[in-house]
RNA sequence: UGCUUAUCGAGAAAGGCGGAGGGAAGUGCCCUGCGAUGCCUUGACAACCAUCUGCCUCUGGCAGAAAAGGUGCCAAUUCACAUUCCCUAAGGGAAGCAGAUAAGUC
Numbered sequence: 001u002g003c004u005u006a007u008c009g010a011g012a013a014a015g016g017c018g019g020a021g022g023g024a025a026g027u028g029c030c031c032u033g034c035g036a037u038g039c040c041u042u043g044a045c046a047a048c049c050a051u052c053u054g055c056c057u058c059u060g061g062c063a064g065a066a067a068a069g070g071u072g073c074c075a076a077u078u079c080a081c082a083u084u085c086c087c088u089a090a091g092g093g094a095a096g097c098a099g100a101u102a103a104g105u106c
Base pairs, nucleotide, nucleotide: 002105003104004103005102006101007100008099013042014041015040016039017038021031022030023029026081027080028079043074045072048070049069051065052064053063054062055061056060078098083095084094085093086092087091
C1' cells in the first nucleotide's frame, strides 16, 4: 500500500515554541495576527483491542465493570455538497463513493 469487518448526529483544552495559512482533494462555507494549522509538555474524552465479572447455543457471542497497557481523539455531523433514489420546488430523508479510526489479514 491492498483486502475484510465494525464504527463515524455523543464526548473532551490549558501552557510553551513558532509566525501564516488551515479545515484530505474540487466547489461552497468556515477557522485564523484576539496567533490558527503544526510541534512539545501536561491534562481530559472515549472505550476499538487487551484486562476482569456474569450469562449463553462456548476456537465464539452477549451484557456489565475498570481505565494501569496498545491505539484513537479533544472547531463546525466525516463542516456541507458532488452520484443514485424517495418525499411537492425551498428544504428534508435514505443509500452509495471518497475519507478517518480500530481489529484482523496477504
A computed fold for a 106-nucleotide RNA from a Bacteroidota bacterium, annotated as SAM riboswitch aptamer (S box leader).
It was read from a public genome assembly, where an Rfam model found it.